[in-house]
């Protein structure tokens, strides 16, 4: 330099055109307990990497850029 893949909550990942974007773990609070853990209940946490485009509508499709990974040279 070229090609491919990935980028969504603190972490690991779903949702691949439709309404308020979710789960597990973690965090916080509560119940329980002599204390803690476990268990149960609740809460908070996201401008979906950035910027454009297509569309009535984009996390999803297209383009460029950025970052990471793999391969080729």
């Nucleotide at each position: 330099g070229c090609g491919c893949c990935u980028g969504u909550a603190g972490c690991u990942c779903a949702c691949c055109g439709g309404a308020c974007a979710g789960a597990g773990c973690g965090a916080u609070g509560g119940u329980u307990u002599g204390c803690g853990g476990a268990a149960c209940c609740a809460u908070a946490g996201g401008u979906a990497g950035c910027a454009g485009g297509u569309u009535c509508g984009a996390u999803u499709c297209c383009u460029g850029c950025c970052a990471g990974g793999c391969g080729c040279a």
Molecule: transfer RNA
Organism: Candidatus Dormiibacterota bacterium